């Protein structure tokens, strides 16, 4: 330095529920709380998933369908960076 994740130490993150704020929603942020996590750090590049405000199609209407410049990094892959430490 690369790969790997046994036993530990120092520490780290935080699922669901609930509360508040923002948002059309998905969801995000803060609080609370721990299901779990060795990258559950960061990046939407590839696949996937969610939402559909706006736009479009249909419709007498109510509404239905399509669509990401929205969202998920705790869905998988990839990229970047990082703590500790045996084989």
């Nucleotide at each position: 330095a690369g790969a790997c994740g046994a036993a530990a130490a120092a520490g780290g993150c935080a699922u669901a529920c609930c509360c508040g704020u923002c948002g059309a929603a998905a969801g995000a942020c803060g609080g609370u709380g721990a299901c779990g996590c060795a990258a559950a750090u960061c990046c939407a590049c590839c696949g996937g998933u969610c939402u559909a405000a706006g736009g479009g199609a249909c419709u007498u209407g109510a509404g239905u369908c399509c669509u990401a410049g929205g969202a998920c990094a705790g869905c998988g892959g990839g990229g970047c960076u990082a703590c500790c430490g045996a084989c």